Description: Predicted 3D model of a 73-nucleotide RNA (transfer RNA) from a Patescibacteria group bacterium. The sequence was found in a public genome assembly. It matches the Rfam family "tRNA". From the family's description: Transfer RNA (tRNA) molecules are approximately 80 nucleotides in length.
[in-house]
């Protein structure tokens, strides 16, 4: 100093052609049991990495920054 890739819930991680964000696991609660584990059933939890464009409508397209990874020199 150049190219490319990631960022979404505590964690890992989806999200299709642009149309009101999900799943698994944790975590609470409630069932089940002497009891605890396992099973069940619920129910909470998001400023979708900053900011700014485009658009009726952005997680998703665009520019630009931040951090993190891999390569090239």
């Nucleotide at each position: 100093g150049g190219u490319c890739g990631c960022a979404u819930a505590g964690c890992u991680c989806a999200g299709c052609u642009g149309g009101u964000a999900g799943a698994g696991c944790g975590c609470u609660c409630g069932g089940c049991u002497u009891a605890c584990a396992u099973c069940c059933g619920a129910a909470a939890g998001g400023u979708c990495c900053c900011a700014g464009g485009u658009u009726c409508a952005a997680g998703u397209c665009c520019u630009g920054g931040u951090g993190c990874g891999a390569c090239c020199a």